RNA sequence: AGAGUUUGAUCCUGGCUCAGGACGAACGCUGGCGGCAUGCCUAACACAUGCAAGUCGAACGGAGUUAUUAUUCAGAAGUUCUUCGGGAUGGAAGGAUAAGAACUUAGUGGCGGACGGGUGAGUAACGCGUGGGUAACCUGCCCUUUUGUGGGGAACAACUUCGAGAAAUCGGAGCUAAUACCGCAUAAUAAUAGAGGAUCGCAUGAUUCUUUAAGGAAAGAUGGCCUCUGAAGAUGCUAUCGCAAAAGGAUGGACCCGCGUCUGAUUAGCUAGUUGGAAGGGUAACGGCCUACCAAGGCAACGAUCAGUAGCCGGCCUGAGAGGGUGAACGGCCACAUUGGGACUGAGACACGGCCCAAACUCCUACGGGAGGCAGCAGUGGGGAAUCUUCCGCAAUGGGCGAAAGCCUGACGGAGCAAUGCCGCGUGAGUGAAGAAGGCCUUCGGGUUGUAAAACUCUGUCCUUAUCGAAGAGAGGUAGGUAUGUGAAUAAUGUACCUAUAGGACGGUAGAUAAGGAGGAAGCCCCGGCUAACUACGUGCCAGCAGCCGCGGUAAUACGUAGGGGGCGAGCGUUGUCCGGAAUCACUGGGCGUAAAGGGCGCGUAGGCGGUUUAAUAAGUCAGUGGUGAAAACUGAGGGCUCAACCCUCAGCCUGCCACUGAUACUGUUAGACUUGAGUAUGGAAGAGGAGAAUGGAAUUCCUAGUGUAGCGGUGAAAUGCGUAGAUAUUAGGAGGAACACCAGUGGCGAAGGCGAUUCUCUGGGCCAAGACUGACGCUGAGGCGCGAAAGCGUGGGGGAGCAAACAGGAUUAGAUACCCCUGGUAGUCCACGCCGUAACGAUGGAUACUAGGUGUUAGUAGUUUCGAUGCUACUAGUGCCGGAGUAAACACAAUAAGUAUCCCGCCUGGGGAGUACGGUCGCAAGACUGAAACUCAAAGGAAUUGACGGGGGCCCGCACAAGCGGUGGAGCAUGUGGUUUAAUUCGACGCAACGCGAAGAACCUUACCAAGACUUGACAUCCUCCUGACAAGAUAUGUAAUGUAUCUCUUUUCUUCGGAGACAGGAGAGACAGGUGGUGCAUGGUUGUCGUCAGCUCGUGUCGUGAGAUGUUGGGUUAAGUCCCGCAACGAGCGCAACCCUUAUUUCUAGUUGCCAGCAGUAAGAUGGGGACUCUAGAGAGACUGCCAGUGACAAACUGGAGGAAGGUGGGGAUGACGUCAAAUCAUCAUGCCCCUUAUGUCUUGGGCUACACACGUGCUACAAUGGUCAGAACAGAGGGAAGCGAAGCCGCGAGGUGGAGCAAAUCCCAGAAAACUGAUCUCAGUUCGGAUUGCAGGCUGCAACCCGCCUGCAUGAAGUCGGAAUCGCUAGUAAUCGCGGGUCAGCAUACCGCGGUGAAUACGUUCCCGGGCCUUGUACACACCGCCCGUCACACCACGAAAGUUAGUAACACCCGAAGCCGGUGGCCUAACCCGCAAGGGAGGGAGCUGUCGAAGGUGGGACUGAUGAUUGGGGUGAAGUCGUAACAAGGUAACC
Repeated sequence: AGAGUUUGAUCCUGGCUCAGGACGAACGCUGGCGGCAUGCCUAACACAUGCAAGUCGAACGGAGUUAUUAUUCAGAAGUUCUUCGGGAUGGAAGGAUAAGAACUUAGUGGCGGACGGGUGAGUAACGCGUGGGUAACCUGCCCUUUUGUGGGGAACAACUUCGAGAAAUCGGAGCUAAUACCGCAUAAUAAUAGAGGAUCGCAUGAUUCUUUAAGGAAAGAUGGCCUCUGAAGAUGCUAUCGCAAAAGGAUGGACCCGCGUCUGAUUAGCUAGUUGGAAGGGUAACGGCCUACCAAGGCAACGAUCAGUAGCCGGCCUGAGAGGGUGAACGGCCACAUUGGGACUGAGACACGGCCCAAACUCCUACGGGAGGCAGCAGUGGGGAAUCUUCCGCAAUGGGCGAAAGCCUGACGGAGCAAUGCCGCGUGAGUGAAGAAGGCCUUCGGGUUGUAAAACUCUGUCCUUAUCGAAGAGAGGUAGGUAUGUGAAUAAUGUACCUAUAGGACGGUAGAUAAGGAGGAAGCCCCGGCUAACUACGUGCCAGCAGCCGCGGUAAUACGUAGGGGGCGAGCGUUGUCCGGAAUCACUGGGCGUAAAGGGCGCGUAGGCGGUUUAAUAAGUCAGUGGUGAAAACUGAGGGCUCAACCCUCAGCCUGCCACUGAUACUGUUAGACUUGAGUAUGGAAGAGGAGAAUGGAAUUCCUAGUGUAGCGGUGAAAUGCGUAGAUAUUAGGAGGAACACCAGUGGCGAAGGCGAUUCUCUGGGCCAAGACUGACGCUGAGGCGCGAAAGCGUGGGGGAGCAAACAGGAUUAGAUACCCCUGGUAGUCCACGCCGUAACGAUGGAUACUAGGUGUUAGUAGUUUCGAUGCUACUAGUGCCGGAGUAAACACAAUAAGUAUCCCGCCUGGGGAGUACGGUCGCAAGACUGAAACUCAAAGGAAUUGACGGGGGCCCGCACAAGCGGUGGAGCAUGUGGUUUAAUUCGACGCAACGCGAAGAACCUUACCAAGACUUGACAUCCUCCUGACAAGAUAUGUAAUGUAUCUCUUUUCUUCGGAGACAGGAGAGACAGGUGGUGCAUGGUUGUCGUCAGCUCGUGUCGUGAGAUGUUGGGUUAAGUCCCGCAACGAGCGCAACCCUUAUUUCUAGUUGCCAGCAGUAAGAUGGGGACUCUAGAGAGACUGCCAGUGACAAACUGGAGGAAGGUGGGGAUGACGUCAAAUCAUCAUGCCCCUUAUGUCUUGGGCUACACACGUGCUACAAUGGUCAGAACAGAGGGAAGCGAAGCCGCGAGGUGGAGCAAAUCCCAGAAAACUGAUCUCAGUUCGGAUUGCAGGCUGCAACCCGCCUGCAUGAAGUCGGAAUCGCUAGUAAUCGCGGGUCAGCAUACCGCGGUGAAUACGUUCCCGGGCCUUGUACACACCGCCCGUCACACCACGAAAGUUAGUAACACCCGAAGCCGGUGGCCUAACCCGCAAGGGAGGGAGCUGUCGAAGGUGGGACUGAUGAUUGGGGUGAAGUCGUAACAAGGUAACC
């Protein structure tokens, strides 16, 4: 960075798709290790269980435990005495009381539960981001400074006791402490109020100084010392921690503002506390925040309101960037804690693990009543494609409490699970060719897997086992010490340092060492192109693949498998999503003539943009400085884990915002000036510009009257229609409506639509000239307003001649509800008034400026020429054509731009669905404007190119038509085909270009088909082993045949060392193989047909074009011809044409046998002698070339005519067939790939069939007769064939034929008599003396054989047929027609085929038409190319959508009702410790319960709004290999198409 895909090919437009990167992913296959990260995106669904917020005894009174001490009770063991009863001593364990000490702690109290942790439901908002403001604020703990800490009082828990309850829990009475509570004193720089002064601020105001009045504390806790006391303890001093007031700081918060922050206008108006005022209340504080009053404001096209969606950001992903997407983890902010409401406490909450109420749900219950809230960590169920352990530890970091030890901490640190991601490592390394075996392929030679393996030599990362084993503990704690501070102090204590010491979840982990042994460790996807990588087999439009194009219908590199290869690698693919590529929404960076796209046109509002000049300002702009832009991230450098991922440090970046200072060219703003933009006035000329009124002539129609008679009219042809009741035609008069011939012109006018007789009235705009006036007044123009063809609508409107939708009739047609045509005919067309608002094209919005020319035309002016008419030159304004640069995909545009630029508006973003649906606005309606989606396709499209085609055009040719002659189609027969039949009727050929074709000849054979019977290495080829010896041939018997068996006759190779060997043949055997007319002509070669003997088909170089391509090859002539000439950006060349070849027509020379015979001799006869003159034969030559003449033509090519010539313009005929087309024909001539059969699809044999027969078609033969038939006579060919042959003469037979065997391998002999023609006779127009089918009998020939199934002969029989419908074929001269002859095939069989000669015509004006072909041109939506393409209804299936009586669900508002908790207000007769009065009782102040009012959630009722689901039926739409009906479009598409 691009690529694939529209076409036959090209360029463009344009969509779709791919290659890249990323992910909190999921799924499939696979899976060794480690590090670092990450892990419910869905149900803000419901939750069992455990834990997640406590701590302080140095605030307090109790309670408890332990040990000690004191006292006391009781008193063991032991010791000692003993009268043995016991005593003494002893004092353990134990009990009680008291004291202090240590520890624990339910309660009071303090601090903390507002942090930390979770989630993203709500929120489109000052919520968030960024920058400011608070002169409108608060701030516990913390820091600094100052001061103070005085003196009293009254209670309530705990506790005791009584009671209620299942429980939760609660009530009564009584006692008590405090750092709990309440007064009092003292105090201010705080606050309020009053007075006065200074400074400052944009304002309200702020700061500060002086003065006056009212207001608080825990005298607390602990340590030490001193004094007092009997002790407990108290006082004092002191230290630390507290406490109080004030000021300041820090931190955290609150509020306000500028800017930024998604989609929808098919949401355009919203708003009553709403906007403002002044007063009051409330708050930490400003404020309609709240209340009453007053005013009527406020917001909105720069998008209010409404609806939908959504936490925002740092960042993350992508991208070159600008952007686009996103908001997991980490970090900041916000919001929420089952749903909704509410306040309390507090420095801070309207509070996740607090309270109250309402609702839903769950649980307990003794039914009375209670309890609960995992969106904390684990975990469960559920949902889902999908997301983890009910782990360890407070060792570290951090937090709460505490003086501290310490306690708590699911924050956090770690471990576990998961390839979820990123990073790293390994699965071994070296040597190793017999290139092993095996696999796969093969042209069978080999190639490949592949140094790969094996084998040998090594290594030890990971792994296994064993041993050792960290850092993380720098800090802080405790104890001691040193220094220093406070202190009266050496006490105590703070701070700093030193020493010692305890403490590790991870974890026996990281790491290290030793040993072991290549041992334990590779998969996934792909291989047609894009896109790196190919073969075989299987399958056969099946199974399947596919991201796009597209593969698969018997040789699939695209399906499946295998081998091989490519890619990545502990992963690899798939799916999903985002960015990229996509300049495919284009700011950077696109377009609008024809591809999608200029509004139908104007006026004009907002907005955007704006001429020259001076000054000021400094908003935009530019520069500098400062602040901010958190950290993390990113980039660079450096460092730490062995590297990396990861982590740390520093720098940059953070593109932004704010403030200050400066600059002033440009833009803006303000002020002044100017005239060229724009406008006004003056003078001219042009015009179908508009509106109204009047007038005119021609024509059509109708009416009246006259003349006049049978038709008129109409068409491709007709008919309907009119007409003897007098039409049409013609003459005269009249009526009425509509339109205005000629002039008339790529002429004029208008903004567009549009405007056309003449005159008058009113009126708009433009142009020219001069240059007086105003002084930027301008351009564009979203909304808005107006104008706007035709058709249509309204007014019980008017009018109505002609024309004419609808309608009727006639025609046309397969149909014809159409066209063209005809006869009628109503709306309408016309007028008035009012609607409608579309087509609206130059497919080209408006304005301004600039950029070569040429030539017309309209209007005007100036100059010049002229006596004038006129002409010439120049300019301005319009309107055309051509053309250069330039532009453009091309076509084309080109001063009237589609060029070069600026400004403004409108519009486009693949095709279809669709300008449709829904909604809205407008309209009387028709409808118009606005205007989607689902779904579906990979294209749709523009311009140009080459072909092909056209019921397009031009030119030309051909037995193409025409002019002629003769046929076919009708009959009978022959033959081929189809069909049918059959055991089989073998197969192929199917328009021309299959059908008397393969087949130049099916009785057997052929033969491929059928039936039956046989054989299996085979009928045929090669190789091997063994045996035999020749082989082979013939005969006989059996048997239907093949064949099998038996016998007989004849025959027996080469070499030799004589053992044998070789060759050949037969038999037996084994396999390799043979064999196949089995399939595929759509796998092929070769061969052939056809267009077409048509004149075409190409190439090289050059040139033109972006390119496909063009040119040459077109044009003017000419030709049979791309034949030739001329011209030309072409010049040459090739394959075709022509010529060269054969034959025929003339002639010369040579040569005369088997041919010939003029002259000579001679015969029955060129039989013979002889001859070469002639014919003829067969060799070599000659000849014809538009060479000559005349004319035409362009002084050409050539054509026309003529001369000469046997022949004249390629003399006649043949051979010869360009590039290509038809997947044309042939696998059955042959060859051949692949597939198939292998005791059969091969081979052999006999018999049958290919010869069937209702029928249809093709090709022929013979006829239908007198141009003939029959009979008789008697002529004239050419070209061929002949040895398994032709076969003469003679003889026999009516004949076919037989016999015979001369001659001939043939210019000698034979086949072999040519026939028609000619002469004569007869028949006389008949189904015949035509015609010969069919059939019978008798024969002949060939052949092993003649029944199926041959040919011929004789006799007899004597069918159809009397010239052939529609249609169709051949032929242009020695041709058609007609007549016979020969040959090949062949034993036999010819109406076929191939040849040969005889006789021998007619016609061609001509190219309009039919068919085919060639060249040029034009149109095209065709390119398997008109046998093309393609449209719509209907029928069927499926899909999505709209409408629909309705039904149903949800959301947000509104109105009313009810009204919990609670704050606030009122009241407070009831209750009330502290304060006051009082001796007391009591009273008061204050407070409270209760009651009540406003507000108020949930709930209820109601009518609407919006959104979704569903709905009988219905509407169109889309899609679907072979349905129906037509043929609308593409060619002039057969009626030009379209709107």

Overview:
Model confidence (mean pLDDT): 83 of 100. The RNA shown here (small-subunit ribosomal RNA) has 1539 nucleotides and comes from an uncultured bacterium. It matches the Rfam family "Bacterial small subunit ribosomal RNA".